[in-house]
RNA sequence: CCGAACCACGGGCGGGAGCGGGGGACCCGACGUUCCUCGGUGCAAGUCACCUCGGGGUGAAGCCGCCAGCGGCGGCCGGGCUCCUCGGCCCGAACCCGACAGCUCACCUCGUCGG
Numbered sequence: 001c002c003g004a005a006c007c008a009c010g011g012g013c014g015g016g017a018g019c020g021g022g023g024g025a026c027c028c029g030a031c032g033u034u035c036c037u038c039g040g041u042g043c044a045a046g047u048c049a050c051c052u053c054g055g056g057g058u059g060a061a062g063c064c065g066c067c068a069g070c071g072g073c074g075g076c077c078g079g080g081c082u083c084c085u086c087g088g089c090c091c092g093a094a095c096c097c098g099a100c101a102g103c104u105c106a107c108c109u110c111g112u113c114g115g
Base pairs, nucleotide, nucleotide: 001115002114007016009014018112019111020110021109022108023107028102039051040050041049042048043046054100055097056096057095058094062076063075064074065073066072067071077092078091079090080089081088082087
């Protein structure tokens, strides 16, 4: 510096404060006709177990086109640093849920790592 990821207590397990994430009413939104995933597998056959192509979540880490290959190039867009004018230089990963979730008071629950 990126990020919510920091502080105090404790002999230790650990919980706490602060800061973040998810689920979760009315209202609103969405749905309503056609198509499309009402998905696949297993079994002891229920809201059981496993899977991920559907869908969703954290995150800036997405979309489109081409090559026709798992990567590359280009455009748009998003993020960081610098200049604090134009511009310049980098990044666009990874993981999770497991057929399922809009927003959302109360309420429930999780993280507080790492580089």
This is a predicted structure of a 115-nucleotide RNA (c-di-AMP riboswitch aptamer (ydaO/yuaA leader)) from Micromonospora maritima. Its mean pLDDT, the model's own confidence on a scale to 100, is 75. The organism belongs to Micromonospora, within Bacteria. The sequence was found by an Rfam model in a public genome assembly. It matches the Rfam family "c-di-AMP riboswitch aptamer (ydaO/yuaA leader)". Rfam describes the family as follows. This family represents a conserved RNA structure found upstream of the ydaO and yuaA genes in Bacillus subtilis and related genes in other bacteria.